A computed fold for a 110-nucleotide RNA from Litorilinea aerophila, annotated as Glycine riboswitch aptamer.

RNA sequence: UACGGCGCAGCGAGAGAGGGCCUGCUCUGCCAGGACGCCGAAGGUGCAAGCCGACGUGGCAGCCACACCACGCCGGUGACACUCUCAGGCAAAAGGAUCGUUGCGCAUAA
Repeated sequence: UACGGCGCAGCGAGAGAGGGCCUGCUCUGCCAGGACGCCGAAGGUGCAAGCCGACGUGGCAGCCACACCACGCCGGUGACACUCUCAGGCAAAAGGAUCGUUGCGCAUAA
């Protein structure tokens, strides 16, 4: 330096679910509120194996201790597009995980 990785930004693509009901109003609205029914792809919650550690029992040898191994039990860590549906959303608009592409930057970064 290139490829790749990460961050930010531009452009393109981008799903799901009541344009339902009730009340009100500055009245037919893309408004405010309420009840019920739903969605999962902003964000957020939860966790399997594994790994680490404490304790216990056994392996274990004449006895004790240590190390190591195994099992049990407890704690910690631990991913998702899975899960929950807190938040958000349920015509359009906006938003939108993610993908593509372009640019800028980072590596003591993300």